[in-house]
Context: one part of a larger RNA
Parts: sequence; C1' cells; structure tokens
RNA sequence: UCCGGCGAGUUGUCCUUGCGGGCGAGGCUAAGACACUGGGGUGUUGGAGCCGCAGCGAAAGCGAGUCUGAAGUGGGCGUUGAGUCCGUGGGGGCAGACCCGAAACCGUAGCGAUCUACCCAUGGCCAGGCUGAAGCUGGGGUAAAGCCCAGUGGAGGGCCGAACCGUUGUGGGUUGAAAACCGCUCGGAUGAGCUGUGGGUAGGGGUGAAAGGCCAAUCAAGCUCGGAGAUAGCUGGUUCUCCCCGAAACGUAUUUAGGUACGGCCUCAGGGAAAUGUCUCGAGGAGGUAGAGCACUGCAUGGACGAGGGGGCUUCACCGCCUACCGACUCCAAGCAAACUCCGAAUGCCUUGGAGAUGUAUCCUGGGAGAAAGUGGCUGGGCGAUAAUGUUCAGUCGCGAGAGGGAAAGAACCCAGACCGUCGGCUAAGGUCCCGGAGUGCGGACUUAGUGGGAAAGGAUGUGGGUUUGCUCAGACAGCUGGGAGGUUGGCUUAGAAGCAGCCAUUCCUUUAAAGAGUGCGUAAUAGCUCACCAGUCGAGUGGACCUGCGCCGAAAAUGGUCGGGACUAGGAAGUCCGCCACCGAAGCCACGGAUGGACCGACUCUUCGGAGUCACGUUUCAUGGUAGGGGAGCGUCCCCAUUGCAUAGAAGCCGUUCUGUGAGGAGCGGUGGAGCGGUGGGGAGUGAAGAUGCCGGA
Repeated sequence: UCCGGCGAGUUGUCCUUGCGGGCGAGGCUAAGACACUGGGGUGUUGGAGCCGCAGCGAAAGCGAGUCUGAAGUGGGCGUUGAGUCCGUGGGGGCAGACCCGAAACCGUAGCGAUCUACCCAUGGCCAGGCUGAAGCUGGGGUAAAGCCCAGUGGAGGGCCGAACCGUUGUGGGUUGAAAACCGCUCGGAUGAGCUGUGGGUAGGGGUGAAAGGCCAAUCAAGCUCGGAGAUAGCUGGUUCUCCCCGAAACGUAUUUAGGUACGGCCUCAGGGAAAUGUCUCGAGGAGGUAGAGCACUGCAUGGACGAGGGGGCUUCACCGCCUACCGACUCCAAGCAAACUCCGAAUGCCUUGGAGAUGUAUCCUGGGAGAAAGUGGCUGGGCGAUAAUGUUCAGUCGCGAGAGGGAAAGAACCCAGACCGUCGGCUAAGGUCCCGGAGUGCGGACUUAGUGGGAAAGGAUGUGGGUUUGCUCAGACAGCUGGGAGGUUGGCUUAGAAGCAGCCAUUCCUUUAAAGAGUGCGUAAUAGCUCACCAGUCGAGUGGACCUGCGCCGAAAAUGGUCGGGACUAGGAAGUCCGCCACCGAAGCCACGGAUGGACCGACUCUUCGGAGUCACGUUUCAUGGUAGGGGAGCGUCCCCAUUGCAUAGAAGCCGUUCUGUGAGGAGCGGUGGAGCGGUGGGGAGUGAAGAUGCCGGA
C1' cells in the first nucleotide's frame, strides 16, 4: 500500500414544536389486580395522581379582577372558553449522549530493593616491583641533652604495574553481533578499596559524597487494578440516491478574541393585510465631500509703507542725527490646510399621496440552522515610504460556494452563470503563417531597433508628420583660392606680458572690399598657425526654435537559452497605428427531443363560498451552478406479523452476460452451488463504508 470483516447522532426521561388520530370543558390513567393467550402479548379493572377549566400579589389575602398607592378616568399583570391522551418527525435539558484520542488527578486497594541507592550481618579477594616515616641499636659529640654518622626497622586514603573495579580521548557500530557494544588509549589498584551470600528501607514514600540521580530496559513522583466511557471551547473521522431553496466570515457583548450569546444574513410551516417591498421616471428635501477659494483660523514668499527694536554719532541730561540690520499694523502680488471656509458639485441618502415596471419578492408568528478565521480586483481614505500577495475602514464586483472559453501555465483579471441529450446553427472575450479551429485578407501609414518580446532620470544631426522664424540668383549654406592691415608692444602690472597669465577701459582712431585693442592653438617673451570679417570661385537651396508619431543609448547575476515554441521585417510583416470585409471561437444564445419544479388555464372532490386538496391531463410560460445549512421524495439490508407464491425437474450465495429505471437499484438467461428463498401490505432496527497515522485477519 492493497483485500476481507468490524467501525460513529443511540437509548431512557422531562420540556418545546410540527404532523396524524381519539375524546372534548374536559382529557388520561400509573403501579397493582383479574381474565385470556402458541410465542410476542391482549382485554377488563384500578381516579391515587397529572394537565386544563382564573388570575393578581413577597405574603396575609382578594377575585374577573388583582397589585402598587392616601387616591384615580393612572400604570403592571390578567379577563373576551380549548384542552388533553396516544403515535410519530424536528430541537433542547439531564444522563458517557455521534465515535476514537490525552498530558494528568485520586484510592484505608495492591505488587515491587533478584536491576539500582544506602544501610546491617557474615565471608572472600588484591601478581610483582619501588620508596624507606617513627621507633630501636652501635659509633661520634655534649656538663647533660638537643644534634651528627652508620645500621636496623617497615609506615603511607605513598610510587610503578597485572588480576579486579572503572570508563578519559578517539575510530567503528547506529534497520548494530549488542534497546549502550567492539578496537586502541586511559584512571584507581592497602583503600572513603572491590566482591559473594543473607537481610532492611516503598511511591509525595525510600535512598542519594546531590546528577532531580536511582527505586526491575519506566522516574519532576514506579508498576498493576479501580474511580473511568475522567475531562478535551482541541485535531481527526462520521457509511445509500434524487429533487427545491441556499448562507456567513458583519454589529454588540464576553478572563473574550480559533469558544459562546443576542441581532443581521439562509431555510421550512402557518397567517392575514394595505398598492407592503424593490426598480425607473417625475416632484420635494437635508448635507459641506470632490473641486475651488483666502472672507475667518493658522502656515508661508517677495515688494511698498514703516510703529517699535538693535547698532553708530552727539549730549551733563532730555532732545537730535545716521543706518545696505531685525521688523508689527496696513497695502500690492502670488500660494498652502484632515482637525480653515466667502463658496460648492456629481453620485448616494430621505419623503412621495404622481406615472410606469415587477407581482408577495414586503410584513407578522413559530420550527431548524449554519456562520461569527475570509479573500483578490477596482474606487475613496487612514497607518506605512503616494513600499508590500502589508495593515485597517467605506463602497462595489467576483472567488469563497462557480463549471465553460480567453490570458502559454494561473481561486480573485477579460468573456460568460453548466437541468439532460444531439456526428446541428450564431456569436462573446480572444483570435485567423505552422504547432492549432479560422485571412500568408483588403486599403492607408509608421518602425530597421528582432523595437515588437521588461525599466527611469538623463542624453543624441535616428527617422516620419506639423507649426514658426532667419539667410538666399543683387548668388545664400558647405567646400576651395586669396586677403585678414596701420597707430600699437593700447594702458597698468610684470624679470618679460607684444591680440591671446592677470587687471583697467563710452575697447578708440585710421586705411579699407574687409580685418576684434582680438575665437582658439602656440612662445620664456617675440615669432608662427588659425578664427571672426571681406573678395573671388561655385550655382540652389540653407540655418534656428517649437509641437508630435515610431525607434536609439542609458540596460550588470549567478546550471542552457528563448516572444508559449517554430518562426516573422526592405518584392513592404506573422511588428505598430487607422479603417473595412470575412471567418474561427464557450456548458452564452438559437434549433430539435426529453426530465423535474413553479405559475396559469382546465377537470374532479370537499367547502364555513374566502378557498383547500388531488391529477402519469394540457401544453402556454418561466425556472432548474452550488459549500455550510434548511426542506421534500425515494432505493436497498436484517428481523417480525398478515397474505400470496417459488424450490432436488435445483433455493440462497458466487461467476458471466443481456435488458431496464433520472438515481439509489431492479429483472431475465447460462454456469457453479446443493437447501432453502421470494412478492404484496404493514411493523421494528446493532440498516448502507474509502478514508478516522482506525481495529482484527490476510497478501
């Protein structure tokens, strides 16, 4: 992982609500008893008791009223007759209460110290080697000692090192040879040593040279059994079919935030009503947003005026004078604002008795929910960085719970809402060279960058279109030839400064066709080469500015690249823009057939005349995506009762096959099998399996 079997809303009771039935101002018996019975059981009896028929008040109590109150025409709760019993469906309370699942807690309960910790009793063990304490003896020495020398001696949680005990480092092992081992290495080894046997201490207890260690591979409280189906606002799982409707992820509150309660939103049943709801148009309203503005409140810039202040001068002081400093008020100009407003929309909102559309969609009462983690796009805001698949609000659309087509792929983007069938048709978005359905379509233009097929500030004689303004056959622009002079080396400065380091200047005058007190290069300074400017040559256009289309540069990332791929541009695209025609293209729309639900008409039955119920009726019309969830109708399994059948001329089960129903399913035939099994009407459930790291067995 697979196969088979088992495997989860049950039962009791009370309450509530719907439906069916009995009786009805009443309804019902319970235990028990008696009788009957083939098994379940049935009938009779039993009125104890329960609910209802009266309420109000804390109560005394009063009573269609009562309480409050001194009191009421006040206020609260009542009064204007429907219940009750049985059955059954939904929901709730109490019980394990849909099933499985803790970590834990508790106990006059019990079992453990054969492991291990410590203790008690009694035994055992420690090769060999080294060191050489005290004491003692002899000698020396001393007044006598201390003391010195030699020997003897054999101390020590002494030294080295086997057994023994341990386990420092490292390699291996890690589904191991082993649920702690193996190899090498290493510590202790006469001691607080090691060890055999027997015994003792027990679970909030022991023992502990203390690590929360150890107490039988288990220890921050052992193990077994019990309370026990502990509890689990948590996770997982929860078994047949079809039909109708169809959410929410919000508000308020919460020791509350992944839970729950009430409301909003869904569903089912009942009800009656008024033009109830919704939409469009019309009519009437409230408002201070967008925008705008500066009249207020503030912020802020320049100017004019200049109170006041600072600084300077003057004075004994008061005055006074000056000021390219600061600067209020006022004025001019031009701005900014969520918490500014002299103004002020569009939408939206409210009212509507006017017109239209829809046709109960609205509202009330009651049964059942789910949801209360949302999420993306767009619009308007806050927070953030005018960041985030960010976060938080409001509005709206989707996804959620939505399939289909497009976007290569892709919950949320674009198109479009799937009842079923068809080897029919038309379209949407998007497409039409090939992959790959449909144009190598038509007309006009642009792009040369593979731009298309990623990007900014900024940059550029790319190229197309447009506007405007200079010069120009009295010859422009570009090129070429020639000229480009004199006062003068202007003055100053400087070692020098001569057009060309720097400074100054009404930078002038002259000769001229023209030529700067000089545009750049150059020199130490000169020189030299140029330019402006002029003439000639040439012979028709040539400069500047702005707007705009498409391109260019700016452009760096880690495995091999790419527009989805192939491919695509000068004989005009398969890129881009404009226009046109055609085609493809979806579960959209149409056509044909069919199913189901609603409405309508019709028929039948009942009727309190309002209506209600039933139709294999009709075909007229509309509808039929769907998670949580509500409602409805069914299929099948086992057992029971009644009834009716089948079966050794072959039951069930199993295998195969054919037919049939919208589905769960049903039926026939053949084989196998070898003894029971169906149909119909009712009743009752241990009633449906793919999931739970499900349980047991097997592969």

RNAcentral holds the full RNA, with entries from ENA. Predicted 3D model of a 699-nucleotide part of an RNA (large-subunit ribosomal RNA, domain II) from a Longimicrobiales bacterium. Its mean pLDDT, the model's own confidence on a scale to 100, is 85. Its Rfam family is "Bacterial large subunit ribosomal RNA".